[in-house]
RNA sequence: GGGCCCAUGAGGUAGUCUGGAUAUCCUACUGGCCUUCGGAGCCGGUAACUGGGGUUCGAAUCCCCAUGGGUCCG
Numbered sequence: 001g002g003g004c005c006c007a008u009g010a011g012g013u014a015g016u017c018u019g020g021a022u023a024u025c026c027u028a029c030u031g032g033c034c035u036u037c038g039g040a041g042c043c044g045g046u047a048a049c050u051g052g053g054g055u056u057c058g059a060a061u062c063c064c065c066a067u068g069g070g071u072c073c074g
Stems, first nucleotide, its partner, number of pairs: 001073007010027003020057001028046006050066005
């Protein structure tokens, strides 16, 4: 220098191929209830699409560029 893959709450993860309302689930944190106590159980809450631009009525999803990580080739 070139090819390919990846980037989603505090952590992990589904969704991307095939665009569509309020982004899934688990953990964590937190409020309440229950309980002899609780780290168990029940109900609720907090919090995310790497950045910029484009296409479109509508983008996590499609296109372009950039950034970061991985891998292969030279």
The RNA shown here (transfer RNA) has 74 nucleotides and comes from Thermoplasmatales archaeon SG8-52-1. The same sequence occurs in records of 3 taxa. The sequence is in RNAcentral, with records from ENA and MGnify. The prediction has a mean pLDDT of 80. The organism belongs to Thermoplasmatales, within Archaea. It matches the Rfam family "tRNA". Rfam describes the family as follows. Transfer RNA (tRNA) molecules are approximately 80 nucleotides in length. By type it is a transfer RNA.